[in-house]
Context: one part of a larger RNA
RNA sequence: AGCACAAGGCGGAUGCCUUGGCAGCUGAAGGCGAUGAAGGACGUAGUAACUUGCGAUAAGCUUCGGGAAGGUGGUAAACAACCUUUGAUCCGGAGAUUUCCGAAUGGGAGAACCCAGUGUGCAUAAGCACAUUAUCUUAUACUGAAUACAUAGGUAUAUGAGGCAAACCUAGGGAACUGAAACAUCUAAGUACCUAGAGGAAAAGAAAUCAAAAGAGAUUCCGGUAGUAGCGGCGAGCGAAACCGGAUCAGCCCUUAAGCUUUUUUAAGAUUAGCAAAACAUACUGGAAAGUAUGGCCAUAGUAGGUGAUAGCCCUGUAUGCGAAAAUCUUUUAAAAGUGAAAUCGAGUAGGUCGGGACACGUGAAAUCUUGACUGAACAUGGGGGGACCAUCCUCCAAGGCUAAAUACUCUCAGCUGACCGAUAGUGAACCAGUACCGUGAGGGAAAGGCGAAAAGAACCCCGGCGAGGGGAGUGAAAUAGAACCUGAAACCUUGUGCUU
Numbered sequence: 001a002g003c004a005c006a007a008g009g010c011g012g013a014u015g016c017c018u019u020g021g022c023a024g025c026u027g028a029a030g031g032c033g034a035u036g037a038a039g040g041a042c043g044u045a046g047u048a049a050c051u052u053g054c055g056a057u058a059a060g061c062u063u064c065g066g067g068a069a070g071g072u073g074g075u076a077a078a079c080a081a082c083c084u085u086u087g088a089u090c091c092g093g094a095g096a097u098u099u100c101c102g103a104a105u106g107g108g109a110g111a112a113c114c115c116a117g118u119g120u121g122c123a124u125a126a127g128c129a130c131a132u133u134a135u136c137u138u139a140u141a142c143u144g145a146a147u148a149c150a151u152a153g154g155u156a157u158a159u160g161a162g163g164c165a166a167a168c169c170u171a172g173g174g175a176a177c178u179g180a181a182a183c184a185u186c187u188a189a190g191u192a193c194c195u196a197g198a199g200g201a202a203a204a205g206a207a208a209u210c211a212a213a214a215g216a217g218a219u220u221c222c223g224g225u226a227g228u229a230g231c232g233g234c235g236a237g238c239g240a241a242a243c244c245g246g247a248u249c250a251g252c253c254c255u256u257a258a259g260c261u262u263u264u265u266u267a268a269g270a271u272u273a274g275c276a277a278a279a280c281a282u283a284c285u286g287g288a289a290a291g292u293a294u295g296g297c298c299a300u301a302g303u304a305g306g307u308g309a310u311a312g313c314c315c316u317g318u319a320u321g322c323g324a325a326a327a328u329c330u331u332u333u334a335a336a337a338g339u340g341a342a343a344u345c346g347a348g349u350a351g352g353u354c355g356g357g358a359c360a361c362g363u364g365a366a367a368u369c370u371u372g373a374c375u376g377a378a379c380a381u382g383g384g385g386g387g388a389c390c391a392u393c394c395u396c397c398a399a400g401g402c403u404a405a406a407u408a409c410u411c412u413c414a415g416c417u418g419a420c421c422g423a424u425a426g427u428g429a430a431c432c433a434g435u436a437c438c439g440u441g442a443g444g445g446a447a448a449g450g451c452g453a454a455a456a457g458a459a460c461c462c463c464g465g466c467g468a469g470g471g472g473a474g475u476g477a478a479a480u481a482g483a484a485c486c487u488g489a490a491a492c493c494u495u496g497u498g499c500u501u
Stems, first nucleotide, its partner, number of pairs: 001500009015486001016450002020421002022418007029410002031164002039101003042055003046079002049075003061095006070083003106115003116133007135161002138158006168199001169197005179186001183233001209216002220247005230238002251402003254346001259339006267331006274322003280295005296313002298302001304316003351375008361387001382397005437444002457485001460472004
């Protein structure tokens, strides 16, 4: 030095577990905000820090209910001081308080800070307390220029708005990469993105619609029709509709109203705390019984979780039944008020020409819809459409308006489910994570779970630096379960013994 065996170190794979995630289903909710939001800063407990809660009334105050013997949130024990059957802590309803910043709104500012005006009250020496003072819209009133009437402007009062929020929706704008095996029409795509606005849905919507000789009868969504008819450097690709079957159905108004909103009221139900809730013992093994054995019982309850191993009958629960002082919601009865209210059945409209856009349809034979420019009818004895256009025929009535459901989505709440994950997985985040850390900044962005049934977390002794670490002792079923703590693989590093050299 190598090999073998044994015992260790280091390391943290694997197994098992789950506090956390993921994907759904059902129901609810779908907003919050000048009565100051979302989000924060700073404070706040007897004791430092973080977190949770709360706001100078500061882990809380009042009240109304529930509930019951312990409590003063968590990490997190300890000490101190207290509360509580005269009902505390806790749970729910309603209210009070709610610093400062933030739309932030008295002015300013480098957010959580600085500095004011006015009014009232109290003090009077400065002062203190409270209230109020942004901008814009609309309405009303008063004023009021150039400029006579006026108007602009100004002032006051009242009303509303402003900002935030995950997706869904409508509208106004609107790419490129890419594909076409290059690229320009085309595609990607009216997508991403920007802007405005609204609602719990939005939008659309009661035929100037389709159809075809027969008829249907608003809209929306789904399955077919159908990758069809078509469009297309006829390339790449794009791609209907009638009609049929379903989901859901609802119709109305414009010279007197269908309805809608608010308030009060009648009744029923729901939600926001909760309550009751059956039935098992013995022996054995074991640290521990829920295991095994024997013999029982309940079940409208054998969903589930916990308990020292696997429990229908130990605990929490579960089936089932019951429950609200207060608040809210839904439906409903009745009443009142408000709104509907614009317009006169739709004229600078329909149509036309030029240029665009939308229609599955790229200008094409291109109808239809829309409109930037220029034009420009008829008036129901009328007008539009039926894919150039004309005739016949059929069908409908534009240029005014409202409308539930079926449909889309999930920041959020509750319950339930999973041939979903199980700590390099599953959210980036099971753990004080959008943290630590990086970056001027926009932004990027981790690692990190497990002693034991119970801390019973090792009193006391010894070595040692009043160490670190270790040896005894003790606890425990186990300490090679000792906090660097379940299991403890491999790489890697040792020690001992044997063999070979």